The prediction has a mean pLDDT of 82. The part of an RNA shown here (small-subunit ribosomal RNA, 3' major domain) has 477 nucleotides and comes from an uncultured bacterium. Its Rfam family is "Bacterial small subunit ribosomal RNA". Rfam links the family to the GO terms structural constituent of ribosome and ribosome.
Context: one part of a larger RNA
RNA sequence: UGACGGGGGCCCGCACAAGCGGUGGAGUAUGUGGUUUAAUUCGAAGCAACGCGAAGAACCUUACCAAGACUUGACAUCCCUUUGAAUACUGAGUAACUGCAGUAGGCCUUCGGGACAAAGGUGACAGGUGGUGCAUGGUCGUCGUCAGCUCGUGUCGUGAGAUGUUGGGUUAAGUCCCGCAACGAGCGCAACCCUUAUCCUAAGUAGCUAGCAGGUCAAGUUGAGCACUCUGAGGAGACUGCCGGGGAUAACUCGGAGGAAGGUGGGGAUGACGUCAAAUCAUCAUGCCCGUUAUGUUUUGGGCUACACACGUACUACAAUGGCUGCUACAAAGAGAAGCGAGACCGCGAGGUGGAGCAAAGCUCAUAAAGGCAGUCCCAGUUCGGAUUGUAGGCUGCAACUCGCCUACAUGAAGUUGGAAUCGCUAGUAAUCGCGAAUCAGCAUGUCGCGGUGAAUACGUUCCCGGGCCUUGUACA
Repeated sequence: UGACGGGGGCCCGCACAAGCGGUGGAGUAUGUGGUUUAAUUCGAAGCAACGCGAAGAACCUUACCAAGACUUGACAUCCCUUUGAAUACUGAGUAACUGCAGUAGGCCUUCGGGACAAAGGUGACAGGUGGUGCAUGGUCGUCGUCAGCUCGUGUCGUGAGAUGUUGGGUUAAGUCCCGCAACGAGCGCAACCCUUAUCCUAAGUAGCUAGCAGGUCAAGUUGAGCACUCUGAGGAGACUGCCGGGGAUAACUCGGAGGAAGGUGGGGAUGACGUCAAAUCAUCAUGCCCGUUAUGUUUUGGGCUACACACGUACUACAAUGGCUGCUACAAAGAGAAGCGAGACCGCGAGGUGGAGCAAAGCUCAUAAAGGCAGUCCCAGUUCGGAUUGUAGGCUGCAACUCGCCUACAUGAAGUUGGAAUCGCUAGUAAUCGCGAAUCAGCAUGUCGCGGUGAAUACGUUCCCGGGCCUUGUACA
């Protein structure tokens, strides 16, 4: 100087408390451990691994296993020889790949050849998701959006170092003010950026419709208009600016006015010096090591989907603030051409036929659901709950047996609110309700977004956890 203390002081955070809803019990989904297996590929491991890499394992993916096949190789550069193709289609054959046969099928030229491509040969090599993240780059998690981390000059100290950065106030903040052997400065904080909340200006179609006119069962449907909504631009607005109290006349703080918004208005992006030899050699790159007729390449089939069990994360429930049936209302944000696919018709339905419109403020996906109005059920393992299983179907795709999703009918398991323990959340939040997108042929209870409805509680900082500053002790560095 740090680190540590079941030392002290001050302060903060959904840290506790006050509340609301969960997890832990059930069924299922999913990940992990374990076990099993020819293989169940590999990585991730307290917080910060475990719906994680994986924004989507039937083949492919795929790295694993079994069996078959290739050896200058599936891919790159160079050299030599031969050929004229490459490519597409058809046929036989194989479990399949490789390989075989036939048909179609080029350019320039000084006719030597060239470009390009294939086959064969030779070795240099190529290739490795093989090892080492404790050899590395890059990227990234975490403490933590915590308020800290340092430097120059000066001063003090023999020195390590100290001072500044401590102190008195204050702040979300090393934020600001005052003081001070310090004076300044840098990286962080804040602001500048995006979005949301209000208004103004110009613009007005594909958006909108107040007044006028046409028109309809109805409808911005048509003329017309750009007032309004809205859209995309450009501006205004919030700054403790104003008033009062407190304070040291300061910083600041409390209350008030005006205002759409008030003291950082809400949300996002943004992550200092560093810590954990944290993670990743399987995104990529890369040193060294290893293997080179195999640890490389390729094909078929299997596996990653196993199942006595254990854990994590979710979904659905256990019902009446509910279930079912009928009628009825109101979103936002997105996506669409090998795509979204309307009306119509067929089917109980999943879906099918068909193909209007739309590269989309135009058309489509697309009925939002919870909600409202009626009816029914009457507290029961039920008209709750939907697992499981059977049958019949639909869709995608060479192909749904291992191993996809969906529909109809039948079946109708556990479950009556969950022990010890434990998690999230302070406002348009929790809770609850649906909608969309990426990935994607198909496959979503996951992920990422979107809006609808919309609470309760916070006395307070004694205690638990984490963190910041000062100080003290130390057998630690």